Annotation:
Predicted 3D model of a 79-nucleotide RNA (c-di-GMP-I-GGC riboswitch aptamer) from Syntrophaceae bacterium UBA6252. It matches the Rfam family "c-di-GMP-I-GGC riboswitch aptamer". Its family is annotated with cyclic-di-GMP binding in the Gene Ontology. The model forms 95% of the base pairs in the Rfam consensus. Model confidence (mean pLDDT): 89 of 100.
[in-house]
């Protein structure tokens, strides 16, 4: 360095609920845990979703816990 343990210290937080923002997708805060070795960050390429529209195209938006990609990070068993 790769790698990922019935290791250790910890971390994050799905669905759902409450409040709130948004036309919506969806976001935020609190509760709550389905799970996660990057479930840390990035919307860059796809996928999916929403809105508008002069409609099979276009424009704008959402989503990183869908798949890839980029940057960074704790620990140190076996190999």
């Nucleotide at each position: 360095a790769c790698c990922g343990a019935c290791a250790a210290c910890g971390g994050c937080a799905a669905a759902c609920c409450a409040u709130u923002c948004g036309c919506a997708a969806g976001g935020a805060u609190g509760g709550g845990a389905c799970g996660c070795a990057a479930a840390g960050c990035c919307a860059u390429g796809g996928a999916u979703c929403c809105g508008c529209u002069u409609u099979c195209g276009g424009c704008g938006g959402a989503c990183c816990g869908c798949c890839a990609g980029g940057c960074u990070g704790c620990c140190g068993a076996a190999g």

The sequence was found by an Rfam model in a public genome assembly.